Record summary: The RNA shown here (FMN riboswitch aptamer (RFN element)) has 117 nucleotides and comes from a mouse gut metagenome. Its mean pLDDT, the model's own confidence on a scale to 100, is 82. The RNAcentral record of the sequence draws on MGnify.
RNA sequence: UCUUUGGGGCGGGGUGCAAUUCCCCACCGGCAGUAAAGUCUGCGAAGAACGUGUUUUAUACGCGUUCCCGAACGGGUGAAAUUCCCGUACCGACGGUAUAGUCCGGAUGAUAAAAGA
Numbered sequence: 001u002c003u004u005u006g007g008g009g010c011g012g013g014g015u016g017c018a019a020u021u022c023c024c025c026a027c028c029g030g031c032a033g034u035a036a037a038g039u040c041u042g043c044g045a046a047g048a049a050c051g052u053g054u055u056u057u058a059u060a061c062g063c064g065u066u067c068c069c070g071a072a073c074g075g076g077u078g079a080a081a082u083u084c085c086c087g088u089a090c091c092g093a094c095g096g097u098a099u100a101g102u103c104c105g106g107a108u109g110a111u112a113a114a115a116g117a
Stems, first nucleotide, its partner, number of pairs: 001117005011025004026102002028092002030043004038090002047067008072088005094105003
C1' cells in the first nucleotide's frame, strides 16, 4: 500500500380500536488491554456544536476540530480475577410507529480492529 472479514437479541401471556413499543415472564452483548470482562481501563459506532467543501440559497451530504459517550455488587477458588465459578442486580444512540436494547429506517453505509498478500 492492497484484499478479505468486521453486532447479537421478542418466544409465551395480559390490557387495548391499535403495542414484537405498555405490564408479567423471556432473550442479546462490537474492538484492544488485563487471569477469560456488556458493567475495569482505553477505543469505535451513534448524538451535539463550530469550521469548511459541493449546492443559486436553504435543506442535505462529505471532510476536519472540539464536546458528549450507559451500567456491579456480595461470596468462593487462586500467586494473580469488579474478567473464572456461585448468587443477586443493573445498562443499552438517533428518526418512525401506542412509549422500542430486540421491529422498520439512515445502513448493500461507516468504523475500532483482526487476518492475509